The RNA shown here (Bacterial RNase P class A) has 337 nucleotides and comes from an Oscillospiraceae bacterium. The coordinates come from a structure-prediction model, not an experiment, and the mean pLDDT is 75.

[in-house]
RNA sequence: UGAGGCUGCCGGACGGCCGCAUGCUUCGGCAUGAGGAAAGUCCGAGCUCCGUAGGGCAGGGUGCCGGGUAACGCCCGGUGGAGGCGACUCCAAGGAAAGUGCAACAGAAAGAGACCGCAUCCCGCUUGCGGGAUGUAAGGAUGGAAAGGCGAGGUAAGAGCUCACCCGCGGCUUGGCGACUUGUCCGCGAUGUAAACCCCACCCGGUGCAAGAUACAAUGGGAGCGCGUAUGGCGGCCCGUCAUGCUCUCUGGUUUUCGCUGGAGCCCGCUGGCAACCGCGGGCCUAGAUAGAUGGCCGUUCAAGACAGAACUCGGCUUACAGACAGCGCUCGCAAU
Repeated sequence: UGAGGCUGCCGGACGGCCGCAUGCUUCGGCAUGAGGAAAGUCCGAGCUCCGUAGGGCAGGGUGCCGGGUAACGCCCGGUGGAGGCGACUCCAAGGAAAGUGCAACAGAAAGAGACCGCAUCCCGCUUGCGGGAUGUAAGGAUGGAAAGGCGAGGUAAGAGCUCACCCGCGGCUUGGCGACUUGUCCGCGAUGUAAACCCCACCCGGUGCAAGAUACAAUGGGAGCGCGUAUGGCGGCCCGUCAUGCUCUCUGGUUUUCGCUGGAGCCCGCUGGCAACCGCGGGCCUAGAUAGAUGGCCGUUCAAGACAGAACUCGGCUUACAGACAGCGCUCGCAAU
């Protein structure tokens, strides 16, 4: 100096005027007022009501190991694999030796395989060809994948048939809490596929703040009081019957209030830990509406301002985002010393 990697932070600033919401008020006013994602509603919780002895089946989810957390499918640290020269990044990463299924086309054959070829034997004749039997997975051919790879020995030709090296599985072994790993060979050579069925381990009741609760009007049901015969309906009249009164109670859902924001909260310092995080101490209060506020104009300034706006609340994940900034005993290249 160029190109990168990782982590984190900001999301125009200042001033004036007017306006809106909430709280306080001495009624003059004062204070506070969207986000890193408030979003998608994809996970996990709090809270709410309903259900529920316990266990199991079915169904759904998760799936390397250890830790963190209220919990998680999240986070941190590792293991293994893949990518990159590298810093570093990515991975639904249990089991194919419990069983079943599938592997299109091609190919003889897709799980234990003989089409061509190779070899031996037999037969025939035109004597180097044809046919048959047997052996053979070295070579050819098909395929994404062909029965561990390669070399040597061996053989009629061949073959892990034997041997050396390598690959993989398994046993033993070294280190590790563990995933895994080191070494070794007494054993073995087993196709792939489980985001196919399935097996194994662990987890899971439903419902979402329009949850739910409180107050209480209309309306309706029931009980009691009144026991009179007042008014009205039915009826020509009487009797009868129904409604109208007061009290209590239930229902009801126009509305009121609560739920509603002080919470697994935020900031700073210290301790423990590689870290996620935990503990201790100090400080702070930081939207709460219910037709739903958070806006508009002007001035100065810069790089000319993106994605987007709370609606019960938290912890995550994912997605969108103009531009600006910071950090790292980070990486690779070029140049100079």
Source information: The model forms 89% of the base pairs in the Rfam consensus. Lineage of the source: Bacteria > Bacillati > Bacillota > Eubacteriales > Oscillospiraceae. The gene name in the source record is rnpB. RNAcentral holds the sequence, with entries from ENA.